[in-house]
RNA sequence: ACCGAGCGAGGGCAAACCGUUCGAAAGGGCGGGACGCAAAGCCGACUGGCCUGUAGUCCGGAUUCAUGCGGAUAUGGCAGCAGGGUUGCAGCA
Numbered sequence: 001a002c003c004g005a006g007c008g009a010g011g012g013c014a015a016a017c018c019g020u021u022c023g024a025a026a027g028g029g030c031g032g033g034a035c036g037c038a039a040a041g042c043c044g045a046c047u048g049g050c051c052u053g054u055a056g057u058c059c060g061g062a063u064u065c066a067u068g069c070g071g072a073u074a075u076g077g078c079a080g081c082a083g084g085g086u087u088g089c090a091g092c093a
Base pairs, nucleotide, nucleotide: 012037013036017032018031019030020029021028022027035080041086042085043084046083047082048081049078050077051076056073057072058071059070060069
């Protein structure tokens, strides 16, 4: 100088839940709060998977008033579902 699993150090993030706010919803933002996480940093226009679906569209039903009642559909969402890409702290023996 290089490699370097694990234990530490300095730290980091923040589940459920609660308050508030945006949204049709899933879910997101902010604050509190910690279940956990060595990438629980970023990428949803990398792939698969999952969630929602009167937001929009289509079909059906009921009915003569207008309606989520039912079904399908992502262009909506989840990076704390998995893989992948990319960036990053420390580093003794």